This is a predicted structure of a 72-nucleotide RNA (transfer RNA) from Chrysodeixis includens. It matches the Rfam family "tRNA". By type it is a transfer RNA.
[in-house]
RNA sequence: CGGGAUAUAGCUCAGCGGCAGAGCGUUCGACUGAAGAUCGAAAGGUCCCAGGUUCAAAUCCUGGUAUCCCUG
Numbered sequence: 001c002g003g004g005a006u007a008u009a010g011c012u013c014a015g016c017g018g019c020a021g022a023g024c025g026u027u028c029g030a031c032u033g034a035a036g037a038u039c040g041a042a043a044g045g046u047c048c049c050a051g052g053u054u055c056a057a058a059u060c061c062u063g064g065u066a067u068c069c070c071u072g
C1' cells in the first nucleotide's frame, strides 16, 4: 500500500430509518448497632469526526481518524 471488522453512559455491550437503552459501577433512600447482601429511586450521552441522502439518521451513502485481523 490492498481487503475486512470494530468505535454508543465510568466499564462490558444491545439497539440496523421514527422517544437513545440494559447489566455492572456511582449517588440518595429503605433495611442494619455499623457494614455487606437485598429492595426502591436518581444522576450520568457531541451515538469516533466531517459532509451527504431523507419529512425524519446511532442506523443508509462518501471521506477521514483510532484500534484489531487477513493477504503479499
Stems, first nucleotide, its partner, number of pairs: 001072001002070006010024004018055001026042005048064005